[in-house]
Molecule: Bacterial RNase P class A
Organism: soil metagenome
C1' cells in the first nucleotide's frame, strides 16, 4: 500500500416484495383487513463526520457593477470537485563525488500566482530585523607608560557571538587588516537562441549583484460562484372550527320597558325547514329581514394517505486504447427501501487469540474473548474510527 472483516448448521423471531387462501368493498380497473407449514431480498468499509463536488426538487433571476466566498505550477481524467493521474519546480533526507561551494543517483513531503504596486508585522536574544549597523575581535594613526597595557580618533565586516532569519556562496589572488576589490565556479538579474502542448529546461552573451522573510497578514492579479435542501417537493384529502357565495315571508292582538325611533316576551294565523322509513294528514323541534337558523355550492389549510423511493455517473467478468487516472466495446446479474424507524437472539461444531491444568513433544481438557460501528433521496471524493487476519 492492497484485500478480508469470523465460517457452517439448527431453532425462535423482525421487515419488505411475490404468490395463494379467507372476509369486506367496488365505478369491475381495483382497493382494504387478516392469514400461510409457500418462495425470494434484507447494512458498511467506513452506512460515521457532514468537510468538498454533483444529480434531483422548489424558490429567485433585465443588464452591469460593488461587496462577499472560494480556487490558484503545467497538462490530462471526470457529470463535477478543494478529488484522481502524469509531469515540472522546490524542500527534507541517505549514498557517491569535489579542496570547497556545488554536482550526480535513490527515497520521502505538500494549498506551489504576486514580497522590484502599497500598507503592516518580524516575539525573545542581539550592536543591528532593513534609508543598515559594530558587542567581542582584526589592522593602521596619535598620546601616556620602562613594560604589560590604557585612552582618543579612524579603517574593516574575514572570524566569534545572538537569532527562525544577519545584507549572495565556495576557492584562489589581493590587502595594513579586509571587502565582488579582482578572477574562476555556483547562484542571481537582463537579453537572445534551441527543445517541449505547457509548467519548465538547456546553451550563449552581457551585468559585480540590485531586490531579507511573512500573502493559511491586509492586499493585488486571474478565474469561478444566486438561495434552500427529500422535514426538497407533487397529488388525494376527512372530522371540527374558520372564509366566500346563493336561496330565504311575514301579519294581527295583548303585556312590560322606553331615549317615543323602537326593543323584549306571550298567543293566534301563515311561511320555510329538520325528524318521525317514502307519500298525505298529524305530532314534535328550530327560524322568520339577519353578521340569524336551516339548505345548497365553492375555496384554502390541518390530521391521515399516496408518490418522490431506489435499474443506478449500478455490480461482476473479458477484450481493446492509454505510462496512468480513465474511456470504450461486449457477456452476465438485479442487490434493503423501513418510516418513532426491520436487519435480532439462543444453541452446536469449527477458526483465531489469551489464561489455567495435563503431557518430553505433537497435542489435549476447561474457561474467557472476537473490533469500529450501523442505512433513512441517491451518487463521486476527502477525513476520522477499527479486534484480528492474508498478500
Nucleotide at each position: 500500500g492492497a484485500c478480508c472483516g469470523g465460517a457452517c448448521g439448527g431453532c425462535c423471531g423482525c421487515u419488505c416484495c411475490u404468490u395463494c387462501c379467507g372476509c369486506c368493498u367496488u365505478u369491475c380497473g381495483g382497493g382494504g383487513c387478516g392469514g400461510a407449514c409457500a418462495g425470494g431480498g434484507g447494512a458498511g468499509g467506513a452506512a460515521a463526520g457532514u468537510c468538498c463536488g454533483a444529480a434531483c426538487u422548489c424558490c429567485g433571476c433585465a443588464g452591469a457593477g460593488c461587496a462577499g466566498u472560494g480556487u490558484g505550477c503545467c497538462g490530462g481524467a471526470u457529470a463535477a470537485c478543494a478529488u484522481c493521474c502524469g509531469g515540472g519546480a522546490g524542500g527534507c533526507u541517505g549514498g557517491g563525488u569535489u579542496c570547497a561551494a556545488g554536482c550526480c543517483c535513490g527515497g520521502c513531503c505538500g494549498a506551489c500566482g504576486g514580497a522590484a504596486a502599497g500598507u503592516g508585522c518580524c516575539a525573545c536574544a542581539g550592536a543591528a530585523a532593513a534609508c543598515a549597523u559594530a558587542c567581542c575581535g582584526c589592522c593602521g594613526g596619535g598620546c601616556c607608560g620602562c613594560a604589560a597595557g590604557g585612552c582618543c580618533g579612524g579603517g574593516u565586516a574575514a572570524g566569534g557571538g545572538u537569532g527562525a532569519a544577519a545584507a549572495g556562496g565556495u576557492g584562489c589572488g589581493g590587502u595594513a587588516a579586509g571587502a565582488g576589490c579582482g578572477c574562476a565556479c555556483c547562484g542571481c538579474c537582463g537579453c537572445g537562441g534551441c527543445a517541449g502542448u505547457a509548467a519548465u529546461g538547456c546553451c550563449g552573451c552581457g551585468g559585480g549583484c540590485a531586490g531579507g522573510g511573512c500573502a493559511a497578514a491586509c492586499c493585488c492579479c486571474a478565474c469561478a460562484c444566486g438561495g434552500a435542501g427529500c422535514a426538497a417537493g407533487a397529488c388525494c384529502a376527512a372530522a371540527u372550527a374558520g372564509g366566500g357565495g346563493a336561496g330565504g315571508a311575514g301579519c294581527g292582538c295583548c303585556g312590560c320597558c322606553u331615549u317615543u325611533g323602537g326593543g323584549c316576551g306571550g298567543c293566534g294565523c301563515g311561511c320555510g325547514u329538520g325528524c318521525c322509513g317514502g307519500c298525505u294528514c298529524g305530532g314534535c323541534g328550530c327560524g322568520c329581514c339577519a353578521c340569524a337558523a336551516c339548505u345548497c355550492c365553492c375555496g384554502g389549510g390541518u390530521a391521515g394517505g399516496u408518490c418522490g423511493c431506489u435499474a443506478g455517473a449500478g455490480c461482476c467478468g473479458g477484450g481493446c486504447a492509454g505510462c496512468a487516472a480513465u474511456g470504450u466495446c461486449u457477456g452476465g446479474c438485479c442487490c434493503a427501501g423501513a418510516g418513532g424507524a426491520a436487519u435480532g437472539g439462543c444453541c452446536g461444531u469449527c477458526c483465531u487469540g489469551c489464561c489455567g491444568g495435563g503431557g518430553c513433544a505433537a497435542c489435549u481438557c476447561g474457561g474467557c474473548a472476537g473490533a469500529c460501528a450501523g442505512a433513512a433521496u441517491u451518487c463521486g471524493g476527502c477525513u476520522u474510527a477499527c479486534a484480528g487476519g492474508u498478500c